RNAcentral holds the full RNA, with entries from SILVA.
This is a predicted structure of a 472-nucleotide part of an RNA (small-subunit ribosomal RNA, 3' major domain) from an uncultured bacterium.

[in-house]
Context: one part of a larger RNA
RNA sequence: UGACGGGGGCCCGCACAAGCGGUGGAGCAUGUGGUUUAAUUCGAUGCAACGCGAAGAACCUUACCUGGGCUUGACAUCUGGGGAAUCUCCUAGAAAUAGGAGAGUGCCUUUCGGGGAGCCCCAAGACAGGUGCUGCAUGGCUGUCGUCAGCUCGUGUCGUGAGAUGUUGGGUUAAGUCCCGCAACGAGCGCAACCCUUGUCUUUAAUUGCCAUCAUUCAGUUGGGCACUUUAAAGAGACUGCCGGUGUUAAGCCGGAGGAAGGUGGGGAUGACGUCAAGUCAGCAUGACCUUUAUAUCCAGGGCUACACACACGCUACAAUGGACAGUACAACAGGUUGCCAAGCCGCGAGGCGGAGCCAAUCCUCUAAAGCUGUCCUCAGUUCAGAUUGCAGGCUGCAACUCGCCUGCAUGAAGUUGGAGUUGCUAGUAACCGCAGGUCAGCUAUACUGCGGUGAAUACGUUCCCGGGGAU
Numbered sequence: 001u002g003a004c005g006g007g008g009g010c011c012c013g014c015a016c017a018a019g020c021g022g023u024g025g026a027g028c029a030u031g032u033g034g035u036u037u038a039a040u041u042c043g044a045u046g047c048a049a050c051g052c053g054a055a056g057a058a059c060c061u062u063a064c065c066u067g068g069g070c071u072u073g074a075c076a077u078c079u080g081g082g083g084a085a086u087c088u089c090c091u092a093g094a095a096a097u098a099g100g101a102g103a104g105u106g107c108c109u110u111u112c113g114g115g116g117a118g119c120c121c122c123a124a125g126a127c128a129g130g131u132g133c134u135g136c137a138u139g140g141c142u143g144u145c146g147u148c149a150g151c152u153c154g155u156g157u158c159g160u161g162a163g164a165u166g167u168u169g170g171g172u173u174a175a176g177u178c179c180c181g182c183a184a185c186g187a188g189c190g191c192a193a194c195c196c197u198u199g200u201c202u203u204u205a206a207u208u209g210c211c212a213u214c215a216u217u218c219a220g221u222u223g224g225g226c227a228c229u230u231u232a233a234a235g236a237g238a239c240u241g242c243c244g245g246u247g248u249u250a251a252g253c254c255g256g257a258g259g260a261a262g263g264u265g266g267g268g269a270u271g272a273c274g275u276c277a278a279g280u281c282a283g284c285a286u287g288a289c290c291u292u293u294a295u296a297u298c299c300a301g302g303g304c305u306a307c308a309c310a311c312a313c314g315c316u317a318c319a320a321u322g323g324a325c326a327g328u329a330c331a332a333c334a335g336g337u338u339g340c341c342a343a344g345c346c347g348c349g350a351g352g353c354g355g356a357g358c359c360a361a362u363c364c365u366c367u368a369a370a371g372c373u374g375u376c377c378u379c380a381g382u383u384c385a386g387a388u389u390g391c392a393g394g395c396u397g398c399a400a401c402u403c404g405c406c407u408g409c410a411u412g413a414a415g416u417u418g419g420a421g422u423u424g425c426u427a428g429u430a431a432c433c434g435c436a437g438g439u440c441a442g443c444u445a446u447a448c449u450g451c452g453g454u455g456a457a458u459a460c461g462u463u464c465c466c467g468g469g470g471a472u
Stems, first nucleotide, its partner, number of pairs: 007472001010469004015462002019425005026316003030312004034307002042053002064302006073127001077126002079123005086103007107116003129291002132289001134287001138285002140280003143276001145274001150189006156165003169180003195268004200236007209226003214223002239262001242256005318418001322377007334365003339358002344353003384415001389410007431454007
């Protein structure tokens, strides 16, 4: 000077407390460990690994295993020789591949011999290749403490020096935020603001949007209109600006007015110096090492999906604030041409036929579901719950056996609210409810990322647990 303390003091955070809902018990889904296996490819491992890389493992992907091939190679550049490229077919084979037959002559240039570009074949070697190793050789990127309020510098001063001061002190703030004081005076990276979005208003604009007035219709459908809604560009608006109190005449704090909004309005993006030799050589790049008829590469099949078990994130339930049936109402985000798919018809249904519209404020996905109304069920392993299994089908795709999803009929397991423990959340939040998207042929999505609908309880307080900041 730091770090640490089951030293004392100050402050903060869903840290505790006050509440609401979960998890831990059951079944299933996914990930991991373990075990098994020819292989169950690899990585991630306290917080900060475990619905993580993977925003899609049937083949491919794929890196793993078994078997069959190949060796200048699947890919790049260079040299020599030959041929247009390319397309069709036959034989063997699991395919890769091997052998054979046929069609075929383009572009630029030319002195008409030829030459050149691209592509293919053959040969030789320089070389290619490696998801092989090292993240403790690295770049780049990322997590984390932590959106915590800190981390430093120049000059000056003090100290023999390491260093100190500034940055400490008194107040205050979400904040090293600001004020006052002070051997310090200033400055930088952070904080804040500038950015995006949401909440109010104005202006401009009015089609594919909207419909108050006037006609009209099954329907904003049509005429008409651009007021309203909405859309999307420009502005306005909030600054402790005003008033009162308080405070050191300060910074500020408390209350009030006006206002759509009040003291950072809500949300996001934004992550200082650094820490963890944190993570990643398998995104990419890259040093060194290793390999070169193999640790490269092609193909078929299998595996990544195994299963005494253990853990983790979840989904569905155990019912009456419910289940079933019928009727009926209200969204927002987003996506669409190898696509989204209307009406109509067929099918109990998944789906099929069909073909209108849409390269989209036009058309389609698209009837949201909880909700409301009516009826049945009346506390039971049930008209709860839906695992498991059998049969019959549908869809995608060369191909659903290993190993896809969906439908119908039948079957009807555990489960009656969950020990010790543990977790999320302070408001349009939790909880409940559905919808969309990416990836994607299809899908094991209950995941993830968004969107709207309904919509709470509680916070006395800082003694204690955890983490953090300042001074000592």
The coordinates come from a structure-prediction model, not an experiment, and the mean pLDDT is 83.